Source information: Predicted 3D model of a 107-nucleotide RNA (SAM riboswitch aptamer (S box leader)) from a Bacteroidota bacterium. The model forms 94% of the base pairs in the Rfam consensus. The organism belongs to Bacteroidota, within Bacteria. Model confidence (mean pLDDT): 80 of 100.
RNA sequence: UGCUUAUAGAGAAAGACGGAGGGAUUAGACCCUGCGAAGUCUUGGCAACCUGUACUUACAAGGUGCCACAUUCUACUUGAUCAAAAAUUGACCAGGAAAGAUAAGCG
Numbered sequence: 001u002g003c004u005u006a007u008a009g010a011g012a013a014a015g016a017c018g019g020a021g022g023g024a025u026u027a028g029a030c031c032c033u034g035c036g037a038a039g040u041c042u043u044g045g046c047a048a049c050c051u052g053u054a055c056u057u058a059c060a061a062g063g064u065g066c067c068a069c070a071u072u073c074u075a076c077u078u079g080a081u082c083a084a085a086a087a088u089u090g091a092c093c094a095g096g097a098a099a100g101a102u103a104a105g106c107g
Base pairs, nucleotide, nucleotide: 002106003105004104005103006102007101013043014042015041016040017039021032022031023030026075027074028073029072044067045066046065048064049063050062051060052059053058071099076096077095078094079093081091082090083089084088
């Protein structure tokens, strides 16, 4: 880096350095940010996956991971409801898909 499978509306802080961005890309919106962004380090915490114990629940925190906002929301598609005279459009709700993220396995 690629492939496969699974999961995700819960959970979880502070300090130092740093000095303007960040929330994956594209587009739109919205939010955070000099009362200090990204990133690095230290300590602490959470418990998604693997692991261990247990065998029903659960416990532990060894390996990754994570600690603003649902994967921040929408976009592709299906269905229901409502509104407009109809085509159709819009609003809202519930699914599916794509993409990304994380874990495990494989090459």